About this RNA: This is a predicted structure of a 384-nucleotide RNA (Bacterial RNase P class A). The model forms 97% of the base pairs in the Rfam consensus. Rfam family: Bacterial RNase P class A. It is annotated as a ribozyme.
RNA sequence: UUACCGGGUGGUGCAGUCGCGCGAUAUUAUGCCGAAAGGUCGUAUCGUGAGGAAAGUCCGGGCUUCACAGGGCAGGAUAACGGAUAACGUCCGCCGAGGGUGACCUUAGGGAAAGUGCAACAGAGAGAUACCGCCGUCCUUUGGACGGUAAGGGUGGAAAGGCGAGGUAAGAGCUCACCGAGGCCCAUGGUAACAUGGGACUCAUGUAAACCCUAUCCGAAGCAACGCCUUUGGGAGAGCGGCCUUUGCCGCGCGGCUGCCCGCCGUUGAUUCCCGAUGGCGGCAGGAGAAUUUCUCCGAGCAACGCGGAGACGCGCUGCAAAGAUAGAUGACUGCGGCUCACGUAUGUGUUCACAGAACCCGGCUUACAAGCCCGAUAACGAA
Repeated sequence: UUACCGGGUGGUGCAGUCGCGCGAUAUUAUGCCGAAAGGUCGUAUCGUGAGGAAAGUCCGGGCUUCACAGGGCAGGAUAACGGAUAACGUCCGCCGAGGGUGACCUUAGGGAAAGUGCAACAGAGAGAUACCGCCGUCCUUUGGACGGUAAGGGUGGAAAGGCGAGGUAAGAGCUCACCGAGGCCCAUGGUAACAUGGGACUCAUGUAAACCCUAUCCGAAGCAACGCCUUUGGGAGAGCGGCCUUUGCCGCGCGGCUGCCCGCCGUUGAUUCCCGAUGGCGGCAGGAGAAUUUCUCCGAGCAACGCGGAGACGCGCUGCAAAGAUAGAUGACUGCGGCUCACGUAUGUGUUCACAGAACCCGGCUUACAAGCCCGAUAACGAA
């Protein structure tokens, strides 16, 4: 210098004028709208107002209701080892396998020696076989029959694990020595997965993101959840049997949890239960309490700093309170800059500035993204 790899940041800046939504305080207001519940134009001051992904709706939770939330089956998810976390299918480290010259990347990672299934075509045959061939006997003769064989050839991605020697009628792990693969045992190192070395045994292979087996986890539905207020409409039930002096208890039936079973709960209640309709308030933006405009406590809230850890992350102290809409707000203009590219000797002129908009909240994953800036590593070439 070029190429490539990993990580971070960033998301045009400042000022002015006008406009939009929300909150607090004061006023407007003994007003006005409305059947009621409830709401309230306007004005002034102060504060505040889309993201790193707000997208996808793929996981995990907080929260709400069923409900007292239990057991089992079904169903679903995950899967090397050790950690982090509220939890997760997420993240960190590390092992194995595959890819790359390398920095690094991917990971479908328990079990094939429990069982079942699948592996096209070609080929005799893909768990078993004899097409060609080799050997032996007989008949016989440019051949045929019977028997043996799986070393040689052919087909194929793969053909009874491989090379060599012995042996044989010809051959074959048939035997021997040396290797390969597999599970098992032992030693050393490591928390462990695993690695290295040794030993005996065995010898078709692959596939479980095929069925399956094993281990672990999971109740269901969801803010259009749900709670409350006002006005109002419709429906169902007031069972049966037994024990008992009565109160009451038990069984069946009905309803609910629940996809199914067990089990549990409710069942004399017209002030009950179920299904709606109009309108409104909350949920809804840190929460709770109190001695109430201040203080205290709480937290998977945010930020800086410090400490611990290889890291994900954890602990401590201090400070802060940051949209809450509901046909749905955050916009327009002006000026001075910044960035991309082109032209120009230059002052400069023209041009460019991505992906994209909260709807209860949070932790992740996946996808999209124009520039610009920063850090570290690998390879090649060159210089000193």